[in-house]
This is a predicted structure of a 75-nucleotide RNA (transfer RNA) from a Synergistaceae bacterium. Its Rfam family is "tRNA". The organism belongs to Synergistaceae, within Bacteria.
Parts: sequence; C1' cells; structure tokens
RNA sequence: GCCGGUGUAGCUCAGUGGUAGAGCAGCGCACUCGUAAUGCGCAGGCCUGCGGUUCAAGUCCGCACACCGGCUCCA
Repeated sequence: GCCGGUGUAGCUCAGUGGUAGAGCAGCGCACUCGUAAUGCGCAGGCCUGCGGUUCAAGUCCGCACACCGGCUCCA
C1' cells in the first nucleotide's frame, strides 16, 4: 500500500428500516448462623465521527478514524 472483518451499557455480545436489549459486573432489598451462593428489584447508552438516502437509520450508502486478520513491497 491492497483486501476483508469489527466498532451498541463498565466487560462479553444480541438487535439485518418502525419504542435500544441480554448475561456478567454495580447498587438496594429479601433469604441465611454467615456468604462470593439463591431470589426480587433498581440504575446504567451522544449505538466511533461526519455526511447522504428515507416519513422514519444502531440497521442502507459514501468518507474518515480506531482495532483485528490476510496479502504484497522495502530493509
């Protein structure tokens, strides 16, 4: 440099055009002799950025950025 993939909650990930979710972690309560276990509940989001299409975009299109993988060149 070229090709491909990924980017959504603190972490790991769903969500493939129509109200943004789960598990774990966190907080509270219950239970327990006690607990890291179990149950119930609460909170937590500029969906990487900019632009475009659309009545409507996390989702489709373009560019950029970051990370991962492959290939190529030079040394």